Notes
This is a predicted structure of a 1423-nucleotide RNA (small-subunit ribosomal RNA) from Furfurilactobacillus sp. Its Rfam family is "Bacterial small subunit ribosomal RNA". Rfam links the family to the GO terms structural constituent of ribosome and ribosome. Taxonomically the source falls in Furfurilactobacillus (Bacteria, Bacillati, Bacillota, Bacilli).

RNA sequence: GACGAGACAUUGAAGUGAGUGGCGAACGGGUGAGUAACACGUGGGUAACCUGCCCUAAAGUGGGGGAUAACAUUUGGAAACAGAUGCUAAUACCGCAUAACAACGAAAACCACAUGGCUUUCGCUUGAAAGAUGGUUUCGGCUAUCACUUUAGGAUGGACCCGCGGUGCCUUAGCUAGUUGGUAAGGUAACGGCUUACCAAGGCAAUGAUGCAUAGCCGAGCUGAGAGGCUGAUCGGCCACAUUGGGACUGAGACACGGCCCAGAUUCCUACGGGAGGCAGCAGUAGGGAAUCUUCCACAAUGGGCGCAAGCCUGAUGGAGCAACGCCGCGUGAGUGAAGAAGGGUUUCGGCUCGUAAAACUCUGUUGUUAAAGAAGAACGUAUCUGAGAGUAACUGUUCAGAUAGUGACGGUAUUUAACCAGAAAGCCACGGCUAACUACGUGCCAGCAGCCGCGGUAAUACGUAGGUGGCAAGCGUUAUCCGGAUUUAUUGGGCGUAAAGGGAGUGCAGGCGGUUAUUUAAGUCUGAUGUGAAAGCCUUCGGCUUAACCGGAGAAGGGCAUCGGAAACUGGAUAACUUGAGUGCAGAAGAGGGUAGUGGAACUCCAUGUGUAGCGGUGGAAUGCGUAGAUAUAUGGAAGAACACCAGUGGCGAAGGCGGCUACCUAGUCUGUAACUGACGCUGAGGCUCGAAAGCAUGGGUAGCAAACAGGAUUAGAUACCCUGGUAGUCCAUGCCGUAAACGAUGAAUACUAGGUGUUAGGGGGUUUCCGCCCCUUAGUGCCGCAGCUAACGCAAUAAGUAUUCCGCCUGGGGAGUACGACCGCAAGGUUGAAACUCAAAGGAAUUGACGGGGACCCGCACAAGCGGUGGAGCAUGUGGUUUAAUUCGAAGCUACGCGAAGAACCUUACCAGGGCUUGACAUCUUCUGCUAAUCCGAGAGAUCGGAUGUUCCCUUCGGGGACGGAAAGACAGGUGGUGCAUGGUUGUCGUCAGCUCGUGUCGUGAGAUGUUGGGUUAAGUCCCGCAACGAGCGCAACCCUUAUGAUUAGUUGCCAGCAUUAAGUUGGGCACUCUAAUGAGACUGCCGGUGACAAACCGGAGGAAGGUGGGGACGACGUCAAAUCAUCAUGCCCCUUAUGUCCUGGGCUACACACGUGCUACAAUGGAUGGUACAACGAGCAGCGAAUUCGCGAGGCCAAGCAAAUCUCUUAAAGCCAUUCUCAGUUCGGACUGUAGGCUGCAACUCGCCUACACGAAGUCGGAAUCGCUAGUAAUCGCGGAUCAGCAUGCCGCGGUGAAUACGUUCCCGGGUCUUGUACACACCGCCCGUCACACCAUGAGAGUUUGUAACACCCAAAGUCGGUGGGGUAACCUUCGGGAGCCAACCGCCUAAGGUGGGACAGAUGAUUAGGGGAAGUUC
Repeated sequence: GACGAGACAUUGAAGUGAGUGGCGAACGGGUGAGUAACACGUGGGUAACCUGCCCUAAAGUGGGGGAUAACAUUUGGAAACAGAUGCUAAUACCGCAUAACAACGAAAACCACAUGGCUUUCGCUUGAAAGAUGGUUUCGGCUAUCACUUUAGGAUGGACCCGCGGUGCCUUAGCUAGUUGGUAAGGUAACGGCUUACCAAGGCAAUGAUGCAUAGCCGAGCUGAGAGGCUGAUCGGCCACAUUGGGACUGAGACACGGCCCAGAUUCCUACGGGAGGCAGCAGUAGGGAAUCUUCCACAAUGGGCGCAAGCCUGAUGGAGCAACGCCGCGUGAGUGAAGAAGGGUUUCGGCUCGUAAAACUCUGUUGUUAAAGAAGAACGUAUCUGAGAGUAACUGUUCAGAUAGUGACGGUAUUUAACCAGAAAGCCACGGCUAACUACGUGCCAGCAGCCGCGGUAAUACGUAGGUGGCAAGCGUUAUCCGGAUUUAUUGGGCGUAAAGGGAGUGCAGGCGGUUAUUUAAGUCUGAUGUGAAAGCCUUCGGCUUAACCGGAGAAGGGCAUCGGAAACUGGAUAACUUGAGUGCAGAAGAGGGUAGUGGAACUCCAUGUGUAGCGGUGGAAUGCGUAGAUAUAUGGAAGAACACCAGUGGCGAAGGCGGCUACCUAGUCUGUAACUGACGCUGAGGCUCGAAAGCAUGGGUAGCAAACAGGAUUAGAUACCCUGGUAGUCCAUGCCGUAAACGAUGAAUACUAGGUGUUAGGGGGUUUCCGCCCCUUAGUGCCGCAGCUAACGCAAUAAGUAUUCCGCCUGGGGAGUACGACCGCAAGGUUGAAACUCAAAGGAAUUGACGGGGACCCGCACAAGCGGUGGAGCAUGUGGUUUAAUUCGAAGCUACGCGAAGAACCUUACCAGGGCUUGACAUCUUCUGCUAAUCCGAGAGAUCGGAUGUUCCCUUCGGGGACGGAAAGACAGGUGGUGCAUGGUUGUCGUCAGCUCGUGUCGUGAGAUGUUGGGUUAAGUCCCGCAACGAGCGCAACCCUUAUGAUUAGUUGCCAGCAUUAAGUUGGGCACUCUAAUGAGACUGCCGGUGACAAACCGGAGGAAGGUGGGGACGACGUCAAAUCAUCAUGCCCCUUAUGUCCUGGGCUACACACGUGCUACAAUGGAUGGUACAACGAGCAGCGAAUUCGCGAGGCCAAGCAAAUCUCUUAAAGCCAUUCUCAGUUCGGACUGUAGGCUGCAACUCGCCUACACGAAGUCGGAAUCGCUAGUAAUCGCGGAUCAGCAUGCCGCGGUGAAUACGUUCCCGGGUCUUGUACACACCGCCCGUCACACCAUGAGAGUUUGUAACACCCAAAGUCGGUGGGGUAACCUUCGGGAGCCAACCGCCUAAGGUGGGACAGAUGAUUAGGGGAAGUUC
C1' cells in the first nucleotide's frame, strides 16, 4: 500500500414494544330483573330542540407562544402504584389578526297557529393545523388528494309534547303540599314545578282515582268457519338492564356490559399496612333442575371500526361439530315362487292361520364400501398496460371503461363416473265401547289396568304373557301447556213460572232510550281522494336448488289512524211549530185506600146477688183440674179488654206489605164522559231516599180471650210430641228500633200489535120499552174456557210464558255455603255484601212404565163371616233341627223344606265309619302273545282272597286265518254318589186355572211411550155386546180329549135268567128280553116361552128333559217371577283324585237321645165298649204267584192239595149298619203304651235292628193355653177294601166303594189376587229409600295467648362519592400588567341535596302455634 472481516458513527428501509396525538370504543353482541308507564303500538306536533362522520353551496386556512409524556437519574411500597429532579416533539395546549352568514339589540316589508317565523339594513362580541402524503421544481414555490375552520341547507340519528289503544281485584273509595295554577329567577340542546322564592286553593276520582297483585311492548305465532281465545321462543322494530344501590366525568352522542368514583354483599392476593374482580359477549366449569350443545375453523363472503391506501381489528358474521328437537326428502330391495315346507299359535282333531310370507331362481344398486375426476359461491380492492372525461400552462394525480395477473374457512365438500355385494339398515303403540284391530294360556276383587264409562270374586276379546291383527313409521307412545269441540260467559250466539236465575214494593238524581212537521248544521253515518299502515311473516302468482323443505322476484291484503273534498235519508245539535204520548180544567162514579176522634151491640171471662143440687169438665177411652167453703146450669145487675157474626161474592180498594161494626173530620189515588188549556213536559232507573206481614228488642201503659216457655195428666218400648187441664212472655195501645218471609202469579216496569166464547165489578152511549126489564156497542178492572204462536214437557194463551222495542235486576254443575274473613248497619237478636281450600260425578226439571201406600173406587177366592171336624195338651209312629258319635252318608229350608228324594236302611241297598285286600283295575275299546275254560273237592282265613287236587274245551273258514271266551304284558285309558244347580240341558215347584201377556199396520207424542187392552153393561173368563183413532191378529179363557150321569144300535162268553125244563147251586138245556160288558152313534144348544135390559150382550123365572145354563170330576198351566229345587235319576262344560276321592270284603252306622218343631195314628168313651147273630160293595192283584176245599192249632200259622196266566179259579168272611144281650159314668168291661213269658212267619242271618199271635202286666190321658188347619154336596165327617214298593216289614202314599150332614146374612175387617185412578225423593222396586247425634282414624279450612319472616312507605339521627353554590388564609407555565399584582385554574374547607346505615311507631302480606269450631270423604259401629 492492496484485499477481506469486524466494531463504531451517519443516513435510509422493514419489523417489534411502550408512549404522545386522532378517531372509534354510545355500534355490533347478551338478557328480560324492573316497568301498568307517553314504556310500547298507531297517528300527529316542535313557530320549544340537538345531530360527529356523510352530501350540496359559499368563504377561508395569516402570524406567534409556553409546556408535557416517552426517555434519563432517583425516592417510597410486598404489590397495585405513586412521587421528585432534568431534557424534548406534534394535526396535543394557549393568546393575537381577519369575518358575518352565528348570538344579542333596533328598524322596515312579507307570512303565520297564541307565544311568533322569515328577508334586508345598522351597532357590538367571537375562529383556524405555518398540517400529512404524492408529483414536479429554476429550491423561492406550484399542484393533486386527504385533513382543518366558519356559515346555510340536506340526509341520518336522537330529544320532548299530544289524541287514541291494549289487565286483575272495590272484601282497595277516597287520593294529592311541589300537590294544581300564576308571577319572577335559575337550569337545560329545548318547553315545562324541571328547581327555588312569593301568591292563590286548587287538581284527580264510580267513564274506577289511590292502593295491591301480575306483566317488558309490538310486527307477529298457535288455534278457530269467523268473531274471538291463548302466547310474545327463533327473525325484525322499540324500551329497560349489565354483581346491588348512588353519582358524575369525557364526548356529537353515555350518566357508559368488557370506563371512572363511592357505599353494600361476595370472591381472590397480601409482608396485615393495603390492593384486585364483575361471562344477562363466544366457547367452557360448578350448582340447581324433568331438561338445553364444541374451551372448533376462518375473516374467503356480508357487514362494522380505523386508515389516502396496503392493511389491521372484528366469538358480529360465514362455516363446521353435537342433539331424530322440528320440517322435508330417500332407503332398508324388485319380479317369479304352493310341497300351501319346517316351525310357532290354535283346533270341533277334519282343519285353520302366520303365508307368496320364507326357502329357491332371476334381476337392480338408491343408500353403503373402495377408487378416480371435481365445482359454483370471486365481486371487489390492489399492481401493470390501453383508451376516454373533467381539470391544469403542462405533467403527476384523479374518475370511468377494457385487458392481464392474483385472492376459498367450508373442502377434496356438493356433484359425476367405475367396480362390488341383497349384502350393513325396523321399530313403537294399540286391539271392551268411544276407536281401526281377537284368540289361547296364567291369575282369581289378588296381582294389576284405567282419558271417561268401567274391568278383575275359576271359562277376563279390559290384568300379565304368547300367537294373530290394526295404526303410524325413523320414528312411536306418554306427560305438560294452549286453542277447538263448549251456543259451557252467548257482539256474532244463551237464559230467569216449575231446571241456577225477577230485586219485597215504590219514588227518583246521574245514565240509557224516546211522538209528528219544517228549516239549518254536519258530530255520528255513507262516499271519493291523499298519506301512512317498516322489512320479514300469511295469501296469490312466477322462478332457483333433480323434488320438497328452503330461498328469490312481483302482486294482493293489512278491519286501523290522520288529512282534504262531497252527500244529507237516519241518529245527534240548533231554531220554529203541532197534538195523538203525558199533564191540567170541567161534569159525574164506585170503593174494607190511609190517619185521628167518638160511639154500638152480640159473645167470652170476672165480680155481686137470687134460684138450685151433686156433680161439672174433658177424651178414642181416661186422668190431672173445678165442686157440699155450693160448682156446672139458670136469672138479674155491674166491670174490663179484645175482635167486629149475618151482609160476604175467584166482590172492592191499595205500589207492595195489607185493609172489614157505625159516625164525623182531615187526606191520597183510580175510573167514565167532554175536548177548554199546556205543548213531549215521556219511559226506565245503578247508587240514594221512603214504605215494608209475623216474630223479636227498648221505655211506659194495658191484659178479657188465646197462648211459645213451663207444670201436671194421659198415650207410648220411650214421648223433652201429637190429646187433655192449667199457664207466663207475647198478642192490644203510644213512641223508637229491627228490615226479614213460600214478601208467590215462585212470572220486573212501560208501550204497541195478534181468532173467539162466556161470567162478574164500576161507568158511558144506542135501540126497544107504561113499569120491571131485554138487546147491541164501548172504556177501565177481575175470573174461566179456547185458536194461532210459544214451551223440555207441564202448561201460557189480549191480565201471555205469543210477536217486537226500551231500561233495570239476576244466573252459569252439586256440596262446602248464604258459611269464613273483612267492611257497613243494628241496643241485641241479627241483617247486607260475600269467597276459597277441599270433595263428588253428579245434583236438578218435566213427563213415562212399573212397584209400593196404615190412598180411593169396583170385583173375585173356604179369604173372612156362618157351620162341621181337627191340630196345639197325652201315649205312640214318622220326618226335621240340635246334641252325641269312629260314622250317625248326602240333599230339601217361610208360604213353595220337615210320613219330602225314600213305591218300603237286618246283610245287600250304602253313597258314611273301622279294619283287611287289589292297582290297566269291579266295568268299556284298541295292540301283542298265548289257548286256556267252566265246574267240583280239600286246606288256611272274618271274608275278600290264597294254596292244592280232579278235569279238560266252543263257532265260522276260501285252511292263510277270523270271532267268542279265559289268562299274561305294556300303554293309550277306565273309574269317581268328588266340587261347582251362581257355567248348563232336561225335569219340577210357586204365584195360578189367576185372566191376563203381546204383536202387525195406522194414529197421537221431540221422546220414553200411549192408543188398541180404557169407557157403559155383562161374564167363571180380555166371556160377549155397545161405544170409541183405531182396525185386525197371536199365546192364554172356552171348546176339541178321558171319565161319570140317560136312551138307542151292534155283539152275547167266562156275563145274565123274564118265560120253559132241570139242579144243592145259572149247575145244566135253552134264550140274549133284562143286568152287565165294550164299540158306535144320539142327547144340552140359553134351542123354546115370559119378564128385565139399550130393539144388544146377558140375567131372572118357567116348560120339556136322565141331565139346564162351563151338568160333576180329570188331563191340560199364557208372557213371565223367585240366579227357586235338582251335577245324588240321567246327560254335560270346566276344575280336582289316579297303589286312590277308584274298587272288593267283614263288621258297624244311617235306628244314637237332656231337648225343640212339623205331619199322622190311637184315645180320653154310652151317638160308646164287649159278646152273639145277620145283610149289602167297588177298584184291583196273581205262576219263584194267588192258593180253594179238607185237616191240625185258642191264635199267628202248619200239613196236604184242587183250580187259575184269570168277566171262568184264588185273594174275598167287607166294615160301619141291623137284631139281641151286657156294662151304667168310674181312670172304668174306657184307653191301650211299656214290660214279662210262650210261640209263629220271612230270610245265610231277626243281638244292635223286622212283623205277627196267645196269656199276663195295664202308663199317660176325663176333649186340650196363646195360636192355628181343612172343608160348600155325594162334599165334610165316619167305615172298611185293594194296590205299588216288597223275601219280610205301613199308623205313610196311591186308589175304591158304604153310610152321609150342617151352614153361607153378607163383603166392614184379616190374607191373597184382578181392573181403573191418585201420590212417590222407590226401580235390587217398602225386606225400598233415607236423616241427625255419639265414639275411633284421615284430609283441607276458620279462630287462637302468641312467635317469626318479608314488602312498601313515614318520622328522626348519621352521612360516602359527587354536581351545584359559597369562602380565603394554600398553590399556580402560556394572557394582561403600573411588575406590586390581577384574570383564570388547581387543591383545601363550608353549605344544600343524597345512596347505604341506625332508631321508632304503625300499615300490609306470608309461615307457624297448645287448644278449639264447624266441614268433607270411605267403610264399619251405637241410638